[in-house]
RNA sequence: CUCGAUAAAGCCAAACCCUCCGUGAGAAGGGGACGGAAAGCAUAGGGUCUUAAUCGUAAGAUGGCCGAGCUGCCGAAG
Numbered sequence: 001c002u003c004g005a006u007a008a009a010g011c012c013a014a015a016c017c018c019u020c021c022g023u024g025a026g027a028a029g030g031g032g033a034c035g036g037a038a039a040g041c042a043u044a045g046g047g048u049c050u051u052a053a054u055c056g057u058a059a060g061a062u063g064g065c066c067g068a069g070c071u072g073c074c075g076a077a078g
Stems, first nucleotide, its partner, number of pairs: 002078001003075002011036002016031004021026001034064001040070002045066002047062006
């Protein structure tokens, strides 16, 4: 630098429920824990979803859909 352990210290938090925001996809806070070696960041690469409509476009959502990119804890084996 790679890599990812029956290691150590920790971290995040799906579905669902409550409150609240949004036309909506969905977001935020609390509870909760399916899972995650980046489930950290970022939408000017795609995919999917929503809304509108001038019907093939625009705006938005999703990073826990995928690909690249940046940053980060630890140190077994290779």
Overview:
A computed fold for a 78-nucleotide RNA from a Nitrospinota bacterium, annotated as c-di-GMP-I-GGC riboswitch aptamer. Rfam family: c-di-GMP-I-GGC riboswitch aptamer. Its Rfam clan is "c-di-GMP_I riboswitch clan". Its mean pLDDT, the model's own confidence on a scale to 100, is 86.